[in-house]
Context: one part of a larger RNA
RNA sequence: CCCAGUUGGAGGAUGGCUCGGCUCGAGAGCUGAUGAAGGCCGUGACAAGCUGCGAUAAGCCAUGGGGAGGCGCACGAAUGCCUUGGAUCCAUGGAUCGCCGAAUUGGACCUCCUGACCGCAAGGUCACUCGUUCAUACGAGAGGGAACCCCCCGAAUUGAAGCAUCUUAGUAGGGGGAGGAAAAGAAAUCAAAGAGAUUCCGUGAGUAGUGGCGAAUGAAAACGGAAUAGGACAAACCGAACUCCUGUUGGAAACAUCAGGAGGAUGUGGUGUUAGGGCCGUCUCUGCCUAAGUCUGCGAAGAGGAAGUCGUCUGGAAUGGCGCGUCCAUAGAGGGUGAGAGCCCCGUACUCGUAGUAGAUAUGGUGACAUGACGGAUCCCAGAGUAGCGUGCGCUGGAUAUCGCGCGUGAAUGCGGGACGCAGAAAGUUCCAAUCCUAAAUACUCCUCGAGACCGAUAGUGAAGCAGUAGCGUGAGUGAAAGCUGAAAAGAAUCUCGGAAGGGAAUUGAAAAGACCCUGAAACCAGCUGGGG
Numbered sequence: 001c002c003c004a005g006u007u008g009g010a011g012g013a014u015g016g017c018u019c020g021g022c023u024c025g026a027g028a029g030c031u032g033a034u035g036a037a038g039g040c041c042g043u044g045a046c047a048a049g050c051u052g053c054g055a056u057a058a059g060c061c062a063u064g065g066g067g068a069g070g071c072g073c074a075c076g077a078a079u080g081c082c083u084u085g086g087a088u089c090c091a092u093g094g095a096u097c098g099c100c101g102a103a104u105u106g107g108a109c110c111u112c113c114u115g116a117c118c119g120c121a122a123g124g125u126c127a128c129u130c131g132u133u134c135a136u137a138c139g140a141g142a143g144g145g146a147a148c149c150c151c152c153c154g155a156a157u158u159g160a161a162g163c164a165u166c167u168u169a170g171u172a173g174g175g176g177g178a179g180g181a182a183a184a185g186a187a188a189u190c191a192a193a194g195a196g197a198u199u200c201c202g203u204g205a206g207u208a209g210u211g212g213c214g215a216a217u218g219a220a221a222a223c224g225g226a227a228u229a230g231g232a233c234a235a236a237c238c239g240a241a242c243u244c245c246u247g248u249u250g251g252a253a254a255c256a257u258c259a260g261g262a263g264g265a266u267g268u269g270g271u272g273u274u275a276g277g278g279c280c281g282u283c284u285c286u287g288c289c290u291a292a293g294u295c296u297g298c299g300a301a302g303a304g305g306a307a308g309u310c311g312u313c314u315g316g317a318a319u320g321g322c323g324c325g326u327c328c329a330u331a332g333a334g335g336g337u338g339a340g341a342g343c344c345c346c347g348u349a350c351u352c353g354u355a356g357u358a359g360a361u362a363u364g365g366u367g368a369c370a371u372g373a374c375g376g377a378u379c380c381c382a383g384a385g386u387a388g389c390g391u392g393c394g395c396u397g398g399a400u401a402u403c404g405c406g407c408g409u410g411a412a413u414g415c416g417g418g419a420c421g422c423a424g425a426a427a428g429u430u431c432c433a434a435u436c437c438u439a440a441a442u443a444c445u446c447c448u449c450g451a452g453a454c455c456g457a458u459a460g461u462g463a464a465g466c467a468g469u470a471g472c473g474u475g476a477g478u479g480a481a482a483g484c485u486g487a488a489a490a491g492a493a494u495c496u497c498g499g500a501a502g503g504g505a506a507u508u509g510a511a512a513a514g515a516c517c518c519u520g521a522a523a524c525c526a527g528c529u530g531g532g533g
Base pairs, nucleotide, nucleotide: 001532002531003530004529005528006527007526008525009524015518016484017483020455021454022452023451024450025449026448027447028445029444030144031143038100039099040098041054042053043052046076049073050072060094061093062092063091064090065089069082070081071080106113107112115126116125117124118123128141129140130139131138148179149177150176151175152174153173159166163212189195190194199226200225201224202223203222209217210216230437231436232435233383237270238269241268242263243262244261245260246259247258249256250255276381277380278379279376280375281374282373283372287366288365289364292363293361294360295359296358297357298356302352303351304350308324309341310323311322312321313320327342328332334346335345336344388409389408390407391406392405393404394403416432417431418430419429420428471478472477491517494505495504496503497502
């Protein structure tokens, strides 16, 4: 020096575990000037952080639950304090709730500065815009929200094996707005037998089509399902018969009375809306609102809830082995307990439950020319810079034949008008635009609960630990690592070497598992033994 073995060190793989994640299902779904979301600063006897809370500051009050210990994470100590006169804790409601923040008296790079008015003070009021208008008074708006939804604006990389139309794609991104869903929606629709709002799913179908007919792109009817729901205006006719606000009296409320004001003849209200209606006539009969009380369901915190802790063996410990009279079961889901526990504990099946919440119901109100049907001669009404046409764009599968927009032009009036896939004519069929509203089936998951042939610490969220933290970047942004003593701290008194760290005894424990703490692989390092050079 090499090889082998062995004993250790170092290291943190593996196994086991899980307070965290992931996915799916069900539920639930807005919030804010009554000042939010989110922050800053405070707040504890000792208090740096997190959590809670707000100068009433880990809390105050009430109601309900609960029933013996408490003073959060947090394991310390006190000479402290609360508590069967019911604390801590849980649920619901209320009070307080600094400063910034839509931030709103005015201002500000500064979580800060600074007024006016009223009031003895404590404290209160004073932004802007709109309704509505100059003021007064009152009301509304403003901001936030994970994804989902609607509208507006809107790329490029890419593909076409190049590239420009095309594609990527109406995607990414930007802006505005709404809600628990949004949007759409009761045919001027389809169809050619007829169907009968919209939405969503399956088929139709990668079809009909579009397309430098290249790359690519791409419906509808119809059928099968999910879910179903229809209404209101404008006008004709009537002409103030109406509505709202504030206050008042009655009432549980709906509603009614009275007083003042505002809106309203540029029309409030009644009627009426495609089985067209108004108007005229005849016949007929009962809607709508509220829910005190009563009934039913759900139901916060919560309540009840069966049956071995028998013998013996091993063990530190019995829930294990053997045995026993066993026993319960609408409960043998699961978890805990010193090792595999139906019968030890918490629970589980099942049952109950107040506040509250949902539904039903009039003995309470309200409506009269009320509701529906039929008939009817004349008359009246039925959405205009609209439909259509020309032209230029965008979109679309939409090709001359989708839908929309700019400019120009520009109807008819129910004996009317639109559509029926080139234009035009006739006939036929079908519908009634130019006004509005509308649940459900559908989308999503910040949130709650449940489940898993999902992960198990280089996995699973970036994050199982005080993580969007430490760190990095001028900034927009980027972004980690890091889990495990033991059944119980019994967390090693005391002695001893040492300055200490650390070690040796001693002691605890089943075991040092000794806090760099479960297991403890390999690379790597060292000692020892053997062999070889």